[in-house]
Overview
A computed fold for a 346-nucleotide part of an RNA from an Acidobacteriota bacterium, annotated as small-subunit ribosomal RNA, central domain. Its mean pLDDT, the model's own confidence on a scale to 100, is 88. The organism belongs to Acidobacteriota, within Bacteria. The sequence was found in a public genome assembly.

Context: one part of a larger RNA
RNA sequence: CUGGGCGUAAAGGGCGUGUAGGCGGUGCGGUAAGUGGGGCGUGAAAUCCCCGGGCUUAACCCGGGGCGGUCGCUCCAGACUGCCGUGCUAGGGUGCGGGAGAGGGAAGUGGAAUUCCCGGUGUAGCGGUGAAAUGCGUAGAUAUCGGGAGGAACACCUGUGGCGAAGGCGGCUUCCUGGACCGUAACCGACGCUGAGGCGCGAAAGCUAGGGGAGCAAACAGGAUUAGAUACCCUGGUAGUCCUAGCCCUAAACGAUGAGCACUGGGUGUGGCCCUUCACCGGGCUGUGCCGAAGCUAACGCAUUAAGUGCUCCGCCUGGGGAGUACGGUCGCAAGGCUGAAACUC
Numbered sequence: 001c002u003g004g005g006c007g008u009a010a011a012g013g014g015c016g017u018g019u020a021g022g023c024g025g026u027g028c029g030g031u032a033a034g035u036g037g038g039g040c041g042u043g044a045a046a047u048c049c050c051c052g053g054g055c056u057u058a059a060c061c062c063g064g065g066g067c068g069g070u071c072g073c074u075c076c077a078g079a080c081u082g083c084c085g086u087g088c089u090a091g092g093g094u095g096c097g098g099g100a101g102a103g104g105g106a107a108g109u110g111g112a113a114u115u116c117c118c119g120g121u122g123u124a125g126c127g128g129u130g131a132a133a134u135g136c137g138u139a140g141a142u143a144u145c146g147g148g149a150g151g152a153a154c155a156c157c158u159g160u161g162g163c164g165a166a167g168g169c170g171g172c173u174u175c176c177u178g179g180a181c182c183g184u185a186a187c188c189g190a191c192g193c194u195g196a197g198g199c200g201c202g203a204a205a206g207c208u209a210g211g212g213g214a215g216c217a218a219a220c221a222g223g224a225u226u227a228g229a230u231a232c233c234c235u236g237g238u239a240g241u242c243c244u245a246g247c248c249c250u251a252a253a254c255g256a257u258g259a260g261c262a263c264u265g266g267g268u269g270u271g272g273c274c275c276u277u278c279a280c281c282g283g284g285c286u287g288u289g290c291c292g293a294a295g296c297u298a299a300c301g302c303a304u305u306a307a308g309u310g311c312u313c314c315g316c317c318u319g320g321g322g323a324g325u326a327c328g329g330u331c332g333c334a335a336g337g338c339u340g341a342a343a344c345u346c
Stems, first nucleotide, its partner, number of pairs: 003318004007300002012314001014201004021194003025088007033081002035077007042069001048066007091191001092188003095184004103177007110154001115149007125136002162169002206247006215241002220236004258313006266291010295302002319346003328339004
C1' cells in the first nucleotide's frame, strides 16, 4: 500500500414485481462450522535471510539456524457470525374504526366551441399579412337567426393542490378494482431489506387488421419573402392524431440525484388524518414546497424529501474521436431495439 467515483465533469438501470445470492431485531439454552489460542505432524533438496567455515578475495561452495501454508490431526475457549431449540415485540404483516384523492378498467351521459348540411334575414365583399397574393364569394359568401349531423377535447373549479412504482392521470354518473394515510393496539411473531437472471408495466412517434375522421396537421400543392428559399409567413392538405385487438420498447423515460434503515439545529407555506382549553393558537403522524444551521461540495449548490453522518444490497463509470458504429448473438412484420468491440487517430 492492499482504488476512486456516479445532481451539473465519464457514470443511477425508464419503472415495478420477484428467483438465486448477499445482508439481517431482541432474550435464554445448546452446538462448535466460521473465529481465537496451545500441542503434534507436515510444508523435500536447492533458492532466500542470519551465524560460522572453505577456495589469497569475491562470485561460488560447505555446515548450522531461521523463514515459508486459506494445510492436516488433536486439545482448549465460547465473545462475535453461522447452525439447532425455545421465547419476546420495538422491524414487518393482519384485524377493527375512519376520512382524502385527475390511481386503474368498463358502460353510460352533458354543455360550450370548431367544421359541414338544410332553412330564414341580408348584400359585396370575406379571409389573410409586415404588406400582399394564392383561396372563398352575385350559382349569394362573410355576418346573423333557427334546425340538423359528426368527431375530438373537457373552459371556469385549477392550486406554488391531489393520486400513481414509473410512463402518466382532469366534464358528470354508475359498476368493478389497486394503493397510500390517520386512529386503535386485538392477532401473527423477524414472517425483513436488497435483488444478478426472469416476468410484468412502459409518453410520443411508428407498424398490422378493422372501424372512425370535426379540428389540427408531417409529406405534398399553391401564394408570398428572398440573390436563392426544397424554410420561417399565408391558403389548402394526406398519413397521423381518435376507437378495438395485436405489435414496437425508445426519450432531456429528469430531481439529469437507485432502493431500504438509522442518526444529525431551526424557520415558514400547503394537502390528508388525529389530539387539544376544536376561538385563535399549539402538538403528533404522513405527503408536498420554499428559506436556511452544522456538515458536505471543484464550485454552483445540497441541507430531516441530503448531495450531511453511517450500514446493507443492486446498477453503472474508467480520456476525446472512431461509435452506440462493425461483427456475432438475440428480439421484432418492419422501422429498428438490446448486447456491444477493434484498427486508426488526437